Overview
The RNA shown here (transfer RNA) has 73 nucleotides and comes from a Victivallaceae bacterium. It was read from a public genome assembly. Its Rfam family is "tRNA". Its family is annotated with triplet codon-amino acid adaptor activity in the Gene Ontology.
[in-house]
Formats: sequence, C1' cells, structure tokens
RNA sequence: GGUCCGGUAGCUCAGUGGAUAGAGCAUCUGCCUUCUAAGCAGGUGGUCGAGGGUUCGAUUCCCUCCCGGACUA
Repeated sequence: GGUCCGGUAGCUCAGUGGAUAGAGCAUCUGCCUUCUAAGCAGGUGGUCGAGGGUUCGAUUCCCUCCCGGACUA
C1' cells in the first nucleotide's frame, strides 16, 4: 500500500429503516445481616467515532475522513 472486520452507558456486548436505544457487570440508594460478602428491590448513566448524502423517517442504507484489529504484499 491492498482486502476485510469493528467503533453504541465506566467495561463486555445486543439492536439489519419507525416506538421513550437495551442487557449483563460496575456504580448509587434502600431492605436483609452483629459486620462484610452474597441475595432482593429501585435509581443514575448515551452528541450510537466525525462530517455529508438518501428517505416522510437513519444506530441501521450510501460517500469521505478518524481510530483499533486481522490477513496479505
């Protein structure tokens, strides 16, 4: 340099055109416990990597760029 995959919550990930964008872990509060852990209930947390395009409507489709990875030369 070429080809391909990925980027969504603090972390690991789901979400292949429409609904207030979700789960687990973590964190916070309460319950429970002599205390801690575990368990139970609830809460907080997101410019969906950036910009543009298509569409009535984009996390999702198209283009360019940025970042990470695999293969190849």